[in-house]
RNA sequence: UGUUCUGAGAAUUUGAUCUUGGUUCAGAUUGAAUGCUGACGGCGUGGAUGAGGCAUGCAAGUCGUACGAAUAUGUGGUUUGUUUUCGGAUAAGCCAUGUGUUAGUGGCGGAAGGGUUAGUAAUACAUGAAUAACAUACCCCUGACUCCAGAAUAACGGUCGGAAACGAUCGCUAAUACUGAAUGCGGUUAGGAAGGGGAACCUUUUUUUAUCAAAGUAGGGGAUCUAGUAAUAGACCUUGCGGUGAGGGAGUGGUUCAUGCGAUAUCAGCUUGUUGGUGUGAUAACGGCGCACCAAGGCUAAGACGUCUAGGCGGACUGAGAGGUUGACCGCCAACACUGGGACUGAGACACUGCCCAGACUCCUACGGGAGGCUGCAGUCGAGAAUCUUUCGCAAUGGGCGCAAGCCUGACGAAGCGACGCCGUGUGGAUGAUGACAGCUUUCGGGUUGUAAAGUCCUUUCGCUUGGGAGCAAGAGAAGUUAGUUAAUAACUAAUAAUUUGAGAGUACCAGGUAAAGAAGCACCGGCAAACUCCGUGCCAGCAGCUGCGGUAAUACGGAGGGUGCAAGCAUUAAUCGGAUUUAUUGGGCGUAAAGGGCGCGUAGGCGGGUAGCCAAGUCAGAUGUGAAAUUUUGAUACUCAACAUCAAAACUGCAUCUGAAACUAGUUAUCUUGAGGGUUGAUGGAGGAAAUAGAAUUCCAGGUGUAGUGGUGGAAUACUUAGAUAUCUGGAAGAAUACCGGUGGCGAAGGCGAUUUCCUAAUUAACAUCUGACGCUGAGGCGCGAAAGCGUGGGGAGCAAACAGGAUUAGAUACCCUGGUAGUCCACGCCGUAAACGAUGCAUACUUGGUGUAGCUGGGCUCAACCUAGCUGUGCCGGAGCUAACGUGUUAAGUAUGCCGCCUGAGGAGUACGUUCGCAAGAAUAAAACUCAAAAGAAUUGACGGGGGCCCGCACAAGCAGUGGAGCAUGUGGUUUAAUUCGAUGCAACGCGAAGAACCUUACCCAGGUUUGAAAUGGAUAGGACGACACUAGAAAUAGUGUUUCCCGCAAGGGCCUAUACAAAGGUGCUGCAUGGCUGUCGUCAGCUCGUGCCGUGAGGUGUUUGGUUAAGUCCCGCAACGAGCGCAACCCUUGUCAUUAGUUGCCAACACGUAAUGGUGGGAACUCUAGUGAGACUGCCUAGGUUAACUAGGAGGAAGGUGAGGAUGACGUCAAGUCCGCAUGGCCUUUAUGUCUGGGGCUACACACGUGCUACAAUGGUCGGUACAAUGGGUUAAGCAAUAUUGAGAAAUGGAGCAAAUCCUAAAAGCCGAUCUCAGUUCGGAUUGGAGUCUGCAACUCGACUCCAUGAAGUUGGAAUUGCUAGUAAUGGCGUGUCAUCAAUAGCGCCGUGAAUACGUUCCCGGGCCUUGUACACACCGCCCGUCAAAUCAUGGAAGUUGGUUUCGCCCGAAGCCGUUUACUUAACCGCAAGGAGAGAAACGUCGAAGGCGAGGCUGAUGACUGGGAUUAAGUCGUAACAAGGUAGCCCUACCGGAAGGUGGGGCUGGAUCACCUCCUUU
Repeated sequence: UGUUCUGAGAAUUUGAUCUUGGUUCAGAUUGAAUGCUGACGGCGUGGAUGAGGCAUGCAAGUCGUACGAAUAUGUGGUUUGUUUUCGGAUAAGCCAUGUGUUAGUGGCGGAAGGGUUAGUAAUACAUGAAUAACAUACCCCUGACUCCAGAAUAACGGUCGGAAACGAUCGCUAAUACUGAAUGCGGUUAGGAAGGGGAACCUUUUUUUAUCAAAGUAGGGGAUCUAGUAAUAGACCUUGCGGUGAGGGAGUGGUUCAUGCGAUAUCAGCUUGUUGGUGUGAUAACGGCGCACCAAGGCUAAGACGUCUAGGCGGACUGAGAGGUUGACCGCCAACACUGGGACUGAGACACUGCCCAGACUCCUACGGGAGGCUGCAGUCGAGAAUCUUUCGCAAUGGGCGCAAGCCUGACGAAGCGACGCCGUGUGGAUGAUGACAGCUUUCGGGUUGUAAAGUCCUUUCGCUUGGGAGCAAGAGAAGUUAGUUAAUAACUAAUAAUUUGAGAGUACCAGGUAAAGAAGCACCGGCAAACUCCGUGCCAGCAGCUGCGGUAAUACGGAGGGUGCAAGCAUUAAUCGGAUUUAUUGGGCGUAAAGGGCGCGUAGGCGGGUAGCCAAGUCAGAUGUGAAAUUUUGAUACUCAACAUCAAAACUGCAUCUGAAACUAGUUAUCUUGAGGGUUGAUGGAGGAAAUAGAAUUCCAGGUGUAGUGGUGGAAUACUUAGAUAUCUGGAAGAAUACCGGUGGCGAAGGCGAUUUCCUAAUUAACAUCUGACGCUGAGGCGCGAAAGCGUGGGGAGCAAACAGGAUUAGAUACCCUGGUAGUCCACGCCGUAAACGAUGCAUACUUGGUGUAGCUGGGCUCAACCUAGCUGUGCCGGAGCUAACGUGUUAAGUAUGCCGCCUGAGGAGUACGUUCGCAAGAAUAAAACUCAAAAGAAUUGACGGGGGCCCGCACAAGCAGUGGAGCAUGUGGUUUAAUUCGAUGCAACGCGAAGAACCUUACCCAGGUUUGAAAUGGAUAGGACGACACUAGAAAUAGUGUUUCCCGCAAGGGCCUAUACAAAGGUGCUGCAUGGCUGUCGUCAGCUCGUGCCGUGAGGUGUUUGGUUAAGUCCCGCAACGAGCGCAACCCUUGUCAUUAGUUGCCAACACGUAAUGGUGGGAACUCUAGUGAGACUGCCUAGGUUAACUAGGAGGAAGGUGAGGAUGACGUCAAGUCCGCAUGGCCUUUAUGUCUGGGGCUACACACGUGCUACAAUGGUCGGUACAAUGGGUUAAGCAAUAUUGAGAAAUGGAGCAAAUCCUAAAAGCCGAUCUCAGUUCGGAUUGGAGUCUGCAACUCGACUCCAUGAAGUUGGAAUUGCUAGUAAUGGCGUGUCAUCAAUAGCGCCGUGAAUACGUUCCCGGGCCUUGUACACACCGCCCGUCAAAUCAUGGAAGUUGGUUUCGCCCGAAGCCGUUUACUUAACCGCAAGGAGAGAAACGUCGAAGGCGAGGCUGAUGACUGGGAUUAAGUCGUAACAAGGUAGCCCUACCGGAAGGUGGGGCUGGAUCACCUCCUUU
C1' cells in the first nucleotide's frame, strides 16, 4: 500500500504403456415437474405454455366552503282561515334560515397506482455528458394585483320519436362555466448601450413602440355608509380557502451526443427525403420533422443492407478468479392494453376499466338497430408436465378529492391453499443378557438383527385440553385554558386534553392438566462411490449415468435378511455453471496425434534501428462529481435460536472533469549509419525466353547377300515368315530424347531445370577509405506463377502406351505375363488450377557448445601450382545442452525470444448436400446439418505371425536298409443297419486306444419277468421270530408256496442274530472334464523360463539372458552397467562294459581222491565261471597342433572303455478351457414303485462300404524231410498251481502224480550247421475259405471259444499317387518268456536272448524347433484382421413434376375515421357598426395524406410429394479377397479411361516400402 481468506479429482481406447482426444461421474443451483412417503411452526414464494376466449362480483372517484334545482326534515317571522279555557293550538300561503341526501352545470383527479413482455438489435436500455434548442398542473419561496360589463346553456317544465341504447324540438335559469373592455408590478416584441462566450448566442440596463391578466367563496366583526316599513342584507374591515400575471426553487418530463449492449458473410453492396444547402411551414423545443427549389451526395469489410432470435438494467446462479449462463420474486427504465389506424381534451395521453373509424370474435334485439373488451383482484374454460381463495379489512402504510369531518382505494395490510424453497423443533431419556421368541444365515459349532425388544425407573418440547393474555395506536376529538393573528375579547391557527379507533384474533406469549401416550420414510449396496449374503431366474425376464451385468453356483436382474446415505423428506427427470486448461486474456496447440496456405509479388492493417529537443493522446499519480435503493461482504442489534428483519461501515473494480509527472509507446522537429537499397571491380550456375546446329539409337522405305525359322515366356500360345522373315550390308526418310561427364554436386520463390553454339532477360555471391539515410518486416482481400493428367483449335506422330483386340494363367481373371494397338505423350496458341504441390516443418530478425565432408569465392603462407591455414555464402552427415508423448530435432532447430500471417478443436456422416463464385467440360473454391458411435488417433513396449532376412539344431532332408499303400486274414475306427448294436477317445497328441483278455458273469445297452428302506452301510422306535439247512411243487430264472428240522449270552431285566412295519437316510457307469481335485498326453529331454539388488527409460519395459568364440546344452570362455541367484542342462541314481577284494549254496570243478555205460554223481576244493556286496577305473588327466597365453577343437599315447562310454529313470516356466465326473474323489443339478436293484435271454462279434495298425505271404539268401549245436528274461499251490519219469492215442490230449512255495523241481529254443529233395510253376510257394471227425475249458461253446487230424487249396508273382521307421549290437531277421486269464480271440502289449548289416558328400530344399533382427492395421494373436457390390429390415437426410402455408418487397386500384388545406347561392347569441354589413365561428363540398381490403409480379422461408440418390445401423445371407507381412503385382496421392464388386491400367509425384547388391557420406577402433 492493498484488501482478500481463495484453486482436489475419477472411470473409459491397449495384452500392457505414455500421449493426444472425446464421452461420462462426483459439486452447487431452480418460479420446477413426476414417483413413494408425510408430525408441527416461522419466513418467503406460486400461470414460465395460448399477448388464447371469458360468466359473475369488485378494482376511480370526490367536492353542497363553485352553481342553480329537486327532495327529506327542522327553526324564526309574517299573512289569512278555523278554533279557543284568550295563554295559545292548528291548517294553508309568503319571507328568512339550519341540517341531511344528490341527478345535472362546474372544478380537481381518471397520464398515478395495478398488470403483462407481444413487439423492439435500437425512436429501447446502462453509464457519462449536453440543452447557449425546451416544457412543467399540484407543492415551496419572493414581490404585484384580484376592477367594470355582457350574452347564453344544462338541470327543470311542455310536446314528440325509438324495443332498447338514446335522441328531436319549444320555453325558463345559475356559476369559480363562457365573452368583451380597464390597469400593467412585470412578461413578450423592436431599437440603443455595456459586459460575457469557441459559436448559433447569452446576461444586465434604458426609453420611445406594440402587446398580454383575474373569480369568487366560507367564517367573524365595533364604529360609519347604502337599500328595505322591518327583520335583515350589502358596502367597509378582518381570517381561511381560492383566482391573475411575473421571478426563483424542488421534483418531473421532452430532445441531443459519446461509449457499451445478440447470431449469421451459405446476407456484399445499400440508399432518392436518400446526404447536404437556401427558403418556408410545423413544434414547448433542435432537426428532411414536412414542403418548394438547388447540388449529388451519404453508409459499408472496425460488417452497411438483409435474415433469425430477444424487452434492457440493478442484479441472480455458478466459478479460486477471469469468465459462462440468466433477467422469476424486489427495484429503475421502456413498450403494450381484442387487431390496425386516428385525433380530441388536457400541465401532461395520441390515453388498460375515454372518444371516432375499419376488422375479427362474443352478446342483446320488436330485425329497424344496438352493446362489449380481466396482459387489474378473485374466478372459469381451453391448451399444457405444471402453478392457489369468486376470503377479511381500510386498523396500519401510501394515493385521489375535500376547509374539514369524511368518502373512495382487489394499491396495501391480513388470513386461506400447495413440503415449491430456506430455517427451526419433535417422533422420547436412562437402565436392561438367558444375549428371549421370531426372521435371516451357517463350516451345524455358531453368527447376526441386538440393548434392539420385553421388563423397570424417569421426562412432557410439540400436540390435545382448561385458564390468563400483550404489542401492532400514530391519530381523531366537544367544552375549557394558554399562545399567535387581528382594530377586535369574534372567527381562525397551534399546544394541552375527557373520550374514542384492531381486519388479522382471543393470535404471539405465559400457566395448569394429560399419558410414552398421537408423530419415519426414501434411495442405494460390481467399480467410479459409503454399504454383502441367501434364494429365484438362466443372453430369458430384466438392469444400465459411464464402464458394462444376465448363456445353472449373478455381491450388477427379481425377492428376502443385513448394511450404507440422507431425513419430513428421499429419489428421478429437465435445465444452468463447474469439473472442461475441452475456444486456452489469465491459460492450448499445428514434423508424425486435428492443424503451415502449392509458391511468390503486394494493398489495407499490425509491428518497427541509434541520438537529442518539444508535446502530453496512451500511461502513471492526486483531487472532485457520479456510480439510486435493495442485493453481496463485514461488524452489531432484535424476533428464545436460525431463516427472516433492522442499523452502521466497506464495496460497487465503471464513466466524466480538473491538476500534475514525463521513463516508455504514439505524434512532431533535427540528426546518425549498423537495417534496407544503390554504385564500382570480379566470380558463378542443367535459372528463364528465342534461334541455329550435332552425333548415337529405335522404327519405316528401297536395294544387295542369304534360308527356315523368328519372336516371346516360369512354360507356352497369339503374332511375323517360302509372296523370303529374323540375321547382315548399302542408301534414304521421319519424329522424339540427349549415354558417358553426373556427384545427398549446381541453379530457381515454388512447380521445375541436363547435347552444343549465339542473342535477350533475371539472379546469387565476394571485395571496396563509395552513395542515399529507416527508405524496413509481415501481409486479410487482390494480382501473378503453378508437375502430371485432362479440354479447345491447328499441326506432328519414330518409340512408348490408358481404352480396345487376341493369346495364356486361373475355379473364374473384366488383372498381374505375352503379341498387337488408338487417344495421349511432341509443337504453337488458349483453358484448367489440382498432387504424398513433402523437410508432411509459414515468412523475417537476433542469440545459443562442437566435429567432419562437399560446391563457389576471398584473404594469408608457399616464386607459381598442388598443398596448408583463416573466413564468407550455400549444401550434407554425426552429435552436446535444451526441447519433445516418444520417435527424434539439435547454429539449415522441432532450442531461447520478438513481429506478422494462415490453420485446428472426438470419430463417422463429409471435403459430402444445398446455395454462391469460377470453368467449354471434367471439375475446382467456399462449406453445413440430421443421424450413429465411445471411442477414433500418435509414438513406443512385449509377444505372435510373415508366400521378410541371418545363424544353428533334429532320421528334417539327403545317402542307405526294411517297410506301409496292392492280396488274404486279425484287430480298431467311421458309416450303415439294429429292439440294442452301451459309453468314452477324433490332426500331429483318436483309430491292436480306456480293454493286462465281452460265450454267462463282466455289462454300463435292448427285450421280458420281478422288487421298492431296497443287492450292500449306519441309527434309534414298534411288533414278531432263531438264522439257516434240506426236500417237494410252480416257473426261463429271480422268486413264491408247502413240509421237515432248529438257537446263543445272561439269575433276571435285557441283549446278540433274523424277519416285518413306518422313518432318518441309501442307491445312480444319470448330466456338467467349460464348476473341480488327482493323474495323464503334447510342444520336448527342446534349452529354455525367471528372480534379488543395481543401472537405463515419464512408463509399459529393458539390461542381466545381447556381441565375438564354443558346446549336446543359457555348456563354458572373453567382452560388456551390470553383479549374483533360482527352476531347468550336466552330475548325483539304476542297468551294462574291465579289474580287484570279500563271501561260497541251491551255483562252479583247475588240482587231489572215490565212483558210473555216462553225468560235479560223491568226498572235497575256493582257483575259474557265476552269484551279490564293497571298491578301483575316465578327469580333456598326459603329449602335439590350432585358438585370444581362453573356453574349446583336431590328432596321438596309454587303456576294458575317450571326450556325455552305451541304455534307462529323471520332463523347467508354461501352452492346448487338450483327455478323463465310465478308475477314484468331489461341488452343483436331476432321479427315488425308478435313471435304483434282481433274474433269464439277446446285444457289444451285425456288414453294400471307407480308413488306421498289424500278421501271413507272393518264394530257391527259399519250401519240405532227416541229423545236429548254442540262450536269456521269467512263471509256478494255503479251495484252484507248475508238473517230470512212465503208459495210451496219428494228434490235440488222456491216465497217473516223483519233485517243487524254487540259483535245488517243473525246464524243453529257433533261425544256425551237416545232408537229401524240389528247379521257377500260381508250384512240394501261399495258406484263406469250406466239408468231415475230434480234444480241452466251463452250469453252458447255436448266436459266439481255442486247439487237433483228414480233405479242400481263394487272392497273391513285390504292390499307383502318396507315405513310415531306423545311425550300431542299431535296422533287419529268429525264436523264447510273461501279465491279464476257467478257457480264449494274443498275429496285440510288456520283456528276453540268438544271428547281425548298409549309409551319412552335405544343409540348397520339405517339416519341426531355438536365438538375433526386421515389418505389422494381428493380441481369441494369420484358422488373425479386413474391403466393396448384391439381398433383407429399420432410421434420419438430399433431389424431385408439383401441392399447400407463413413472412416480406414493388407497382396499381379502392379509400373509413381524422388532422391540415381550399372553397361556398349554407348557418350563426356575446365583439365592431346607427344601419347595410363586418370580424370570428360552425356546417357542407372538394383536395393531399391515409388503415383495412383488392389485383398483379417477385424475394425469403416452412410443411408435404409418386419416384429417386447416397448415408448410418442391424451374432451367425451371397460374390469375390482390395488393404495390413515384400499381404503374395509394394503401398499411397492427383488425374484420365475401363470393369459385377472390392478394383485394374496409363501419366506424373511421394516413402508414410521389405529385401539384396552397389555408390557416397559419417561414427568407432
The RNA shown here (small-subunit ribosomal RNA) has 1565 nucleotides and comes from a Chlamydiales bacterium. Lineage of the source: Bacteria > Pseudomonadati > Chlamydiota > Chlamydiia > Chlamydiales. Rfam family: Bacterial small subunit ribosomal RNA. Its family is annotated with ribosome and structural constituent of ribosome in the Gene Ontology. The coordinates come from a structure-prediction model, not an experiment, and the mean pLDDT is 82.